[in-house]
Context: one part of a larger RNA
RNA sequence: CGGUCGCGAAGGAACUAGGCAAAUUAACCCCGUAAGUUAGCGAUAAGGGGGCCCUACCCGAAAGGGAGGGCGCAGAGAAAAGGCUCUGACGACUGUUUAUCAAAAACACAGCACUGUGCGAACACGCAAGUGGAAGUAUACAGUGUGACGCUUGCCCGGUACCGGAAUGUCACGGGAGUGGGUCAGCUUCGGCGAAGCUCAUAACCUAAGCACCGGUAAACGGCGGCCGUAACUAUAACGGUCCUAAGGUAGCGAAAUUCCUUGUCGGGUAAGUUCCGACGCGCAUGAAUAGCGUAACGAUUGGAGCACUGUCUCCGCGACCGACUCG
Repeated sequence: CGGUCGCGAAGGAACUAGGCAAAUUAACCCCGUAAGUUAGCGAUAAGGGGGCCCUACCCGAAAGGGAGGGCGCAGAGAAAAGGCUCUGACGACUGUUUAUCAAAAACACAGCACUGUGCGAACACGCAAGUGGAAGUAUACAGUGUGACGCUUGCCCGGUACCGGAAUGUCACGGGAGUGGGUCAGCUUCGGCGAAGCUCAUAACCUAAGCACCGGUAAACGGCGGCCGUAACUAUAACGGUCCUAAGGUAGCGAAAUUCCUUGUCGGGUAAGUUCCGACGCGCAUGAAUAGCGUAACGAUUGGAGCACUGUCUCCGCGACCGACUCG
């Protein structure tokens, strides 16, 4: 000097990104226990008290309790054995996860909704046979989204997607009227003409789905405006004008896990607060199942505050053991 421990005056978070680490608390019995709440919880809430040994007394069937007395610094005499409270965020919850830097607010979840599927089901695996689905049958199964519960979930179908429609347009293979060329029986005025067949080219018309077209559907993918003016102080604009759009963001919430400007402004907490809590709302760039807003309980989650406690610190000291080091 390092490691693992023990103790520490006064102070007690001044440490630090952060009480990280350590300390406090602790089992059992008795008393007592708030807000909130989904009435289950919250709750071991919080906060107090007790314990050993002896006895001739009291109660009791006993266990034990009471009363009185005794000893020690200390009576759950060693070890093992919650620190607590207040207030936000997120996720309802128990669960699951990056074996080996992430355990979470991520995944899952019950519940909700939409879509598909009538059974040799849809869907999935397989070249197939076949198998799962299911020895199930729409209160079932599959896919997608959301994610307990409570209150809700606005407007837009123009784009994309899906569903329905079948008149018209377009349109492949196929069929193919007709027309033209080649060939050559025949005819010929010797220039040519040219049946049938074969063949080459062209092609009216007929012809499915799809697309166009006409409708529907947003808990389908998604989207949800600008400028100018206006009230008897000022400011602001219930009101008006105008342009554009498929429609111009409703209820809520809001400097937020979202706010750039920003340490916004006001209030609270502190002696002092870029964090925190409550408000405000010019939301750079919130917003309703890519869910919105609440919410008791829960959490090795995360922000803020307090009590208790402490070597985290002021500021370090001493001790034990194991190393290092010196000598051997």